[in-house]
């Protein structure tokens, strides 16, 4: 230097299925009353559709979800697992532009989980994401030591450990 196999944790990372709670007595639908000209398609313009055979809004009553996110079990794939930022590209609801979402590519950051604070996201005091702080934890280097062991400081996963091969 190359290849190969492993470790960090039982709260390591991610995906799928099923159940449960939440979402929510919400959205939406039917009916009635009122109201009296607008309303809908993410936003704008256009276009299309609905509307005096009564729009929006408000009230009453009946019926009544889903997605995303969460949790438990089980299964699978793994140890830059994975997550996030930026850029251009492709796709996406009638057309154009924008936003949002999805996809891989390039590049940058992060060893790992936890708690707290702030910010964003979300229906949400859950969760997720980012930044900062704190101790914990794994690993390597240096130093100290009572040298089994323990402590201090510092670094990063392109790392660490074992094996094989080559120089």
């Nucleotide at each position: 230097a190359a290849g190969u196999a492993g470790a960090g944790g039982u709260u390591g990372c991610g995906u799928a299925u099923u159940g449960c709670a939440u979402c929510a007595g919400u959205a939406a639908g039917c009916g009635g009353a009122u109201g009296g000209a607008u309303g809908u398609g993410c936003c704008a313009g256009a276009c299309a559709c609905a509307g005096a055979u009564a729009a929006a809004g408000u009230c009453c009553a009946c019926u009544g979800a889903a997605a995303g996110g969460g949790u438990a079990a089980c299964a699978c794939g793994c140890c830059g697992a994975a997550a996030g930022g930026u850029a251009a590209c492709g796709g996406u609801a009638u057309c154009u532009g924008g936003a949002g979402c999805c996809g891989g590519u390039a590049u940058c950051u992060u060893g790992g989980g936890u708690a707290u604070a702030c910010a964003g996201u979300u229906a949400a005091g859950a969760g997720c994401u980012g930044u900062a702080u704190a101790a914990c934890u794994g690993u390597c280097a240096u130093c100290u030591u009572u040298u089994a062991g323990a402590g201090a400081u510092g670094g990063a996963g392109g790392g660490c450990u074992g094996c094989u091969u080559u120089u």

Lysine riboswitch aptamer from a bovine gut metagenome, 167 nucleotides, folded computationally. The RNAcentral record of the sequence draws on MGnify. Rfam family: Lysine riboswitch aptamer. From the family's description: Riboswitches are metabolite binding domains within certain messenger RNAs that serve as precision sensors for their corresponding targets. Allosteric rearrangement of mRNA structure is mediated by ligand binding, and this results in modulation of gene expression. This family includes riboswitches that sense lysine in a number of genes involved in lysine metabolism, including lysC.